[in-house]
RNA sequence: CCCGACAAAGCCAACCCCUGCGCGACAAGGGGACGGAAAGCAACGGGUCUUAAGGAAGAUGGCCGAGCUGCCGAAG
Numbered sequence: 001c002c003c004g005a006c007a008a009a010g011c012c013a014a015c016c017c018c019u020g021c022g023c024g025a026c027a028a029g030g031g032g033a034c035g036g037a038a039a040g041c042a043a044c045g046g047g048u049c050u051u052a053a054g055g056a057a058g059a060u061g062g063c064c065g066a067g068c069u070g071c072c073g074a075a076g
Stems, first nucleotide, its partner, number of pairs: 002076001003073002011036002016031004034062001040068002044065003047060005
């Protein structure tokens, strides 16, 4: 460095419920725990979704890939 234990210590928090923002996709706070070794950052490519339409403007990013950073540590 690759890698990722039924390891240890911590971390995040889907669905749902309450409050509540937005036309909307969604997002925020609280509860909670399906999961996650990058479920950290960012938003570059693709995907999906929203707006009456769109080559426009947005949303998601816990859909995939690329980028940057990072905790711990057995076996190999």
Overview
A computed fold for a 76-nucleotide RNA from a Nitrospirota bacterium, annotated as c-di-GMP-I-GGC riboswitch aptamer.